[in-house]
RNA sequence: CACUCAUCGAGACCGGCGGAGGGACAGGCCCUUUGAAGCCGGGGCAACCUGCGGAAUCUUCCGCAACGGUGCCAAUUCCUGCGGCGGCGCCGAAUGGCGCUCCCGCGAGAUGAGGG
Repeated sequence: CACUCAUCGAGACCGGCGGAGGGACAGGCCCUUUGAAGCCGGGGCAACCUGCGGAAUCUUCCGCAACGGUGCCAAUUCCUGCGGCGGCGCCGAAUGGCGCUCCCGCGAGAUGAGGG
């Protein structure tokens, strides 16, 4: 770096350095000098890998733990982006157009594990 699988409506912040940006991308909407990114220290959440126990029996499920490897600690992955079935409102003589919205699927992204 590309691929495969799983998960993404829950949860969890302080201090020091630093000085203007940040929330992947685009649009929106937010956060930020009451201090952004980044780095360091400490704390925490969670339970993918891991350990133990149980069920099931060929591959999964449930429970407990958390020393270790990762991850994470504003907002549902902040929302929407492509497609589909509906709902509401407005415009129009009408095929229809515009706006808002529930749900489903796909895509994109993130994280972990795996093998190349």
This is a predicted structure of a 116-nucleotide RNA (SAM riboswitch aptamer (S box leader)). The coordinates come from a structure-prediction model, not an experiment, and the mean pLDDT is 85.